[in-house]
Description: The part of an RNA shown here (small-subunit ribosomal RNA, 3' major domain) has 476 nucleotides and comes from a metagenome. The coordinates come from a structure-prediction model, not an experiment, and the mean pLDDT is 86. RNAcentral holds the full RNA, with entries from SILVA.
Context: one part of a larger RNA
RNA sequence: UGACGGGGGCCCGCACAAGCGGUGGAGCAUGUGGUUUAAUUCGAUGCAACGCGAAGAACCUUACCUGCCUUUGACAUCCUCGGAACCCCGCAGAGAUGUGGGGGUGCCUUCGGGAGCCGAGUGACAGGUGCUGCAUGGCUGUCGUCAGCUCGUGUCGUGAGAUGUUGGGUUAAGUCCCGUAACGAGCGCAACCCUUGUCCUUAGUUGCCAGCGGUUCGGCCGGGAACUCUAAGGAGACUGCCGGUGACAAACCGGAGGAAGGUGGGGAUGACGUCAAGUCCUCAUGGCCCUUAUGGGCAGGGCUACACACGUGCUACAAUGACCGGUACAGAGGGCUGCGAACCCGCAAGGGGUAGCCAAUCCCGCAAAACCGGCCGUAGUUCGGAUCGGAGUCUGCAACUCGACUCCGUGAAGUCGGAAUCGCUAGUAAUCGCGGAUCAGCACGCCGCGGUGAAUACGUUCCCGGGCCUUGUACA
Numbered sequence: 001u002g003a004c005g006g007g008g009g010c011c012c013g014c015a016c017a018a019g020c021g022g023u024g025g026a027g028c029a030u031g032u033g034g035u036u037u038a039a040u041u042c043g044a045u046g047c048a049a050c051g052c053g054a055a056g057a058a059c060c061u062u063a064c065c066u067g068c069c070u071u072u073g074a075c076a077u078c079c080u081c082g083g084a085a086c087c088c089c090g091c092a093g094a095g096a097u098g099u100g101g102g103g104g105u106g107c108c109u110u111c112g113g114g115a116g117c118c119g120a121g122u123g124a125c126a127g128g129u130g131c132u133g134c135a136u137g138g139c140u141g142u143c144g145u146c147a148g149c150u151c152g153u154g155u156c157g158u159g160a161g162a163u164g165u166u167g168g169g170u171u172a173a174g175u176c177c178c179g180u181a182a183c184g185a186g187c188g189c190a191a192c193c194c195u196u197g198u199c200c201u202u203a204g205u206u207g208c209c210a211g212c213g214g215u216u217c218g219g220c221c222g223g224g225a226a227c228u229c230u231a232a233g234g235a236g237a238c239u240g241c242c243g244g245u246g247a248c249a250a251a252c253c254g255g256a257g258g259a260a261g262g263u264g265g266g267g268a269u270g271a272c273g274u275c276a277a278g279u280c281c282u283c284a285u286g287g288c289c290c291u292u293a294u295g296g297g298c299a300g301g302g303c304u305a306c307a308c309a310c311g312u313g314c315u316a317c318a319a320u321g322a323c324c325g326g327u328a329c330a331g332a333g334g335g336c337u338g339c340g341a342a343c344c345c346g347c348a349a350g351g352g353g354u355a356g357c358c359a360a361u362c363c364c365g366c367a368a369a370a371c372c373g374g375c376c377g378u379a380g381u382u383c384g385g386a387u388c389g390g391a392g393u394c395u396g397c398a399a400c401u402c403g404a405c406u407c408c409g410u411g412a413a414g415u416c417g418g419a420a421u422c423g424c425u426a427g428u429a430a431u432c433g434c435g436g437a438u439c440a441g442c443a444c445g446c447c448g449c450g451g452u453g454a455a456u457a458c459g460u461u462c463c464c465g466g467g468c469c470u471u472g473u474a475c476a
Base pairs, nucleotide, nucleotide: 001476002475003473004472005471007470008469009468010467011466012465013464015460016459019424020423021422022421023420026315027314028313029312030311031310032309033308034306035305042053043052064301065300066299067298068297069296070295073125077124078123079121080120081119082118083117086103087102088101089100090099091098092097107114108113127290128289130288131287132286136284137283138279139278140277141275143273148187149186150185151184152183153182154163155162156161167178168177169176193267194266195265196264198235199234200233201232202231203230204229212222213221214220238261241255242254243253244252245251317417321376323374324373325372326371333364334363335362338357339356343352344351345350383414388409389408390407391406392405393404394403430452431451432450433449434448435447436446
């Protein structure tokens, strides 16, 4: 100087408390451990691994296993020789591949040849998701959006170092004020950026009877730019004003005005560093290793196994509920070998059908919970839907291993969950549906969107994490 303390003081954070909903029990989905296996490819492992890399494992992917096959190689550069490239057909085979036949003659040219492509050969070389993240770059997680981390000059100390950065107040903040052997400065904080909340201007093939006319009643038509909206610019919030408290300071409390206050809400933004944290399977890369194989091709299988154990979720156990009928109201997105209307068929998944739309103009697309009416009457039930049987639909070369969905039948466990444990402070939790990426198909996951919409916070003694000062130390 740090680190640590079941030392002290001060102060924060859904850290506790207060409250609401969960997990832990059930079934299923998914990841992991374990076990099994020819293989169940590899990585991630307290917080910070475990719906993680996977924003899509039937083949492919695929790195694994078995079998078959290959050796200048699937790919790059160079050399020699031949042929245009390329297209079609047959045979063997699981295919890779092997083999046979046919068509075909291009572009440039000083005509020798050349460019490009294909085939054969030779060697330099290619290739490796092989090892080492404890050789590395890059990227990322974490402490932590925490308020800290440092430097120049000066001063003090023999020196390590200290001071500044401590102290008194204050703040979300090393934020600001005052004091002060310090005076300044940098990286962080804040602000500048995006979005949302109010208003104005501009613009109107979206919206509007708002006012007028028509209407086959639909902004449908004429028409209109007012409103909604859209998207560009601007205004607005700064403790600016008033009162009080305070060191006359910084600031705090209350109030006015205001759509909005005291960082308005949300996001992007992550200092010096820590964990030899993670990744050599994104990529790059040193070293090592393989080189008729640890490279390459193919078929099939596996990654989907199942006595178990754990994590994360979904659906429930019902009556503020299930079911049936009627009837409203979103936002944000996506769409060209795409989204696909009306209409017809089917109980349905879906099929037929093609209009329109490169999309504020058409489509996906009826939002659901809610509301109104009916029924069920506490029952393992008109709760719950696992499992299994049967029949189908769609995608795809192909759904046996191993897809999703529909219909009929079957109806399991489950009556609110031990010890323990998680999230959340407001348009939040809870609850309800909708969209998108990936994607042929496949979503209970992920990323977004809106609808309905709470309860509670006395307080900081205690648990966890953190900041500042101080103290002890046989630790570095």